Predicted 3D model of a 91-nucleotide RNA (Glycine riboswitch aptamer) from Bradyrhizobium sp. dw_411.
It matches the Rfam family "Glycine riboswitch aptamer". From the family's description: This family represents the bacterial glycine riboswitch.
Model confidence (mean pLDDT): 76 of 100.

[in-house]
């Protein structure tokens, strides 16, 4: 010094699934609120585990659960790309 890796940020881009269900209230209507049934998994959370480690014990998924969240649009959204900053190691 560029590249790679890790973390964080972003005014960026892409980003799935599942009832715009039933009843009541409200409303011009929709939205919204309450209750019920039916569903989704990719915020978060939890569980098991391949595997990994410093092997006493820990870490650990896009698998599983569905507490939370979500089921028109919007918002959100794991993850990927891009940009910026920091850190560390290798070269």
């Nucleotide at each position: 010094g560029a590249c790679a890796g890790u973390c964080a940020c972003g005014u960026c881009g892409g980003g799935a699934g599942a009832g715009a269900u039933c009843g009541g209230c409200u409303u011009a209507a929709a939205c919204g609120c309450c209750g019920g049934c039916g569903c989704c998994g990719a915020a978060g959370g939890a569980g098991c585990a391949a595997c990994c480690g410093c092997c006493c014990c820990g870490g650990a998924a896009a698998c599983u659960c569905u507490c939370a969240g979500g089921c028109a649009a919007a918002c959100g959204g794991a993850c990927c790309g891009c940009g910026u900053g920091a850190c560390u190691u290798g070269c």